[in-house]
Molecule: transfer RNA
Organism: marine eukaryotic metagenome
């Protein structure tokens, strides 16, 4: 200086419903699986304060890491 957001991996424009892709559950196929397809579940956005009708995002303090 840089990063922290689902079990990984990363989005998320100018602050205005937190999302995808793999993975994990269930189906449709199939003698069976696999593999396609379809649907789901799964968040204290590291931890605390401030600002705002409204913070993942601004401000501030801390911790972890990585240069």
């Nucleotide at each position: 200086g840089c990063a922290g957001u689902a079990g990984c991996u990363c989005a998320a424009c100018u602050g205005g419903u937190a999302g995808a892709g793999c993975a994990c559950c269930g189906g449709u196929c199939u003698c069976c699986a696999a593999a396609a397809c379809c649907g789901g579940u799964g968040g204290u956005u590291g931890c605390g304060g401030g600002u705002u009708c409204a913070a993942g995002u601004c401000c501030u303090g801390c911790c972890u890491g990585c240069c």